[in-house]
Context: one part of a larger RNA
Molecule: large-subunit ribosomal RNA, domain VI
Organism: Rhodopseudomonas palustris
RNA sequence: UGUAAAAAAUUGAGAGGAGUAAACCUUAGUACGAGAGGACCGGGAAAAAUGAAUCUCUGGUGAAUCGAUUGUUAUACCAAUAGCAUUGUCGAGUAGCUAAAUUCAUAAUAGAUAAUCGCUGAAAGCAUCUAAGCGAGAAACUAGCCUCAAAAUUAAUUUUUAAAAUAGAUGUAAAAGAUAAUUACAUUGAUAGGCUUGAUGUGUAAGAGUUGUAAAACUUUCAGCUAACAAGUACUAAAAACUAAAAUU
Numbered sequence: 001u002g003u004a005a006a007a008a009a010u011u012g013a014g015a016g017g018a019g020u021a022a023a024c025c026u027u028a029g030u031a032c033g034a035g036a037g038g039a040c041c042g043g044g045a046a047a048a049a050u051g052a053a054u055c056u057c058u059g060g061u062g063a064a065u066c067g068a069u070u071g072u073u074a075u076a077c078c079a080a081u082a083g084c085a086u087u088g089u090c091g092a093g094u095a096g097c098u099a100a101a102u103u104c105a106u107a108a109u110a111g112a113u114a115a116u117c118g119c120u121g122a123a124a125g126c127a128u129c130u131a132a133g134c135g136a137g138a139a140a141c142u143a144g145c146c147u148c149a150a151a152a153u154u155a156a157u158u159u160u161u162a163a164a165a166u167a168g169a170u171g172u173a174a175a176a177g178a179u180a181a182u183u184a185c186a187u188u189g190a191u192a193g194g195c196u197u198g199a200u201g202u203g204u205a206a207g208a209g210u211u212g213u214a215a216a217a218c219u220u221u222c223a224g225c226u227a228a229c230a231a232g233u234a235c236u237a238a239a240a241a242c243u244a245a246a247a248u249u
Base pairs, nucleotide, nucleotide: 005161006160007159008158009157010156014148015147016146017145020048024044025043026042032037049106050105051104052103053102054101058099059098060097061096065092066091067090068089069088070085071084072083073082074081075080109143110142111141116136117135118134119133166244167243168242170186171185172184173183174182191237192236193235194233195232196231197230198229201225202224207220208219209218210217211216
């Protein structure tokens, strides 16, 4: 841009993906075989490899979280803090992301077949799977499972709207993201920030008191602080205003 307006929900012509390999148990020490040995078929099935999704668990990361600590500078000093030194170094660690973690799949089944194996059977009084006719038969093929799909120009179907529905722009944002786009919301509001409560993490704050010559310890104190998490709450910002709006009748 098209598919004769708009918004939703579908169908599936067609396209793509997937397709692995099985220890072990059982059937059964059976069939077979003098013995040694030792099955087909059938029923369960671990581990592996590959793929997808996810973050509850196990871990990794986590330079906006907590703590420890060295040197130095500063807040006059003590104490308490802050800056710099690779995030100064070190111990942990929320969200998110992630694999080594977790879950699932790699089917069952059906159809038509290949090689091959057959039934009936003549040409050719026999024989013959084939000439007429009828079967069995593979991870391959067609379906089945997963994904995309009406640009399938044969451009499909259904529902709603019938003139103001709708679309855009603007703003607050994230399950989205380079930017567009997508998605959530815009006061008839929990969209983001803040605040409150909690969760999580760290590990017992500061100040004061007691004990000790002191480094320190103990009590107040499972404290204090706490990012990206959850719920609640209009305190702040989503204000007012704006643009387009067709064919047809």